[in-house]
Description:
A computed fold for a 271-nucleotide part of an RNA from a Candidatus Microgenomatia bacterium, annotated as large-subunit ribosomal RNA, domain VI. Rfam family: Bacterial large subunit ribosomal RNA. Gene Ontology terms of the family: structural constituent of ribosome and ribosome. Its mean pLDDT, the model's own confidence on a scale to 100, is 85.
Context: one part of a larger RNA
RNA sequence: CGUGGGAUUCUUGAGGGAGUUUGAUUCUAGUACGAGAGGACCGAAUUGAGCCAAUCCCUAGUGAUCCAGUUGUUACCGUCAGGUGCAUUGCUGGGUAGCUACAUUGGUAUUGGAUAACCGCUGAAAGCAUCUAAGCGGGAAGCCAUUCCCAAGAUGAGGAAUCCGUUUCCAACGAAAGUUGGAAGAGAGACCCGUAGGAGAUUACUACGUUGAUAGGCCGGGGGUGUAAGCGUGGCAACAUGUUUAGCUGACCGGUACUAAUGGUCGAAGG
Numbered sequence: 001c002g003u004g005g006g007a008u009u010c011u012u013g014a015g016g017g018a019g020u021u022u023g024a025u026u027c028u029a030g031u032a033c034g035a036g037a038g039g040a041c042c043g044a045a046u047u048g049a050g051c052c053a054a055u056c057c058c059u060a061g062u063g064a065u066c067c068a069g070u071u072g073u074u075a076c077c078g079u080c081a082g083g084u085g086c087a088u089u090g091c092u093g094g095g096u097a098g099c100u101a102c103a104u105u106g107g108u109a110u111u112g113g114a115u116a117a118c119c120g121c122u123g124a125a126a127g128c129a130u131c132u133a134a135g136c137g138g139g140a141a142g143c144c145a146u147u148c149c150c151a152a153g154a155u156g157a158g159g160a161a162u163c164c165g166u167u168u169c170c171a172a173c174g175a176a177a178g179u180u181g182g183a184a185g186a187g188a189g190a191c192c193c194g195u196a197g198g199a200g201a202u203u204a205c206u207a208c209g210u211u212g213a214u215a216g217g218c219c220g221g222g223g224g225u226g227u228a229a230g231c232g233u234g235g236c237a238a239c240a241u242g243u244u245u246a247g248c249u250g251a252c253c254g255g256u257a258c259u260a261a262u263g264g265u266c267g268a269a270g271g
Stems, first nucleotide, its partner, number of pairs: 001153001005164007015150004021049007033038001050108006059101004066094005071087003075084003111145003118138004167184007189266004193209005214260003217256005223249003230243005
């Protein structure tokens, strides 16, 4: 831009793409077969491998500053105590959310149709025979569907539901209805902008914008760490112990308008 008014939501599926893997064990059955040794087809079940997808409840990893321990320091808070900075995140032990696999769950199924090689029925040409010449069947991990994904720019532009709308003014023409031209406001709705994340390179997508819990703050909880500082008591002291399962706490859950979501634009009368 188109899809002959403008929108919102949900769809049909022409067409395209993805997928299609495989082992072992058990039963049938130590059966058929075979002198024996050995040892099945067909069919049924179980359990794996590979590959793919989703998810983070469990297990595990990460978790650059969430908690704790600890060394050095001619640095800083005047000193003590207690802290801060730097030293690879100084080093070490743990670890929420998120992300992830080594984790969990699921799929790789089934059925139908047309067939290949091949196997047949009936059957002449050719009194026989012959699956073929007319006609009719069976038959594969392969083909077409069945499964999953995209999909109406499928210009052949599909379908359904719902919402909005036919206004006002001016000029010309006209007897009027009205027609033509110009201007204005404005609907459903959309966009810019803003607060953000379950989304994300950008864009897009999704949630929200005071009739508001969208983010931050604050409050409560969860989870993490592991018992803060100060003071008391004991000890010459290092330190121990009580207050204290404390103190601190990023992403998680809920609540609460304290802060920030101000404001603006576009948007029809038809081939």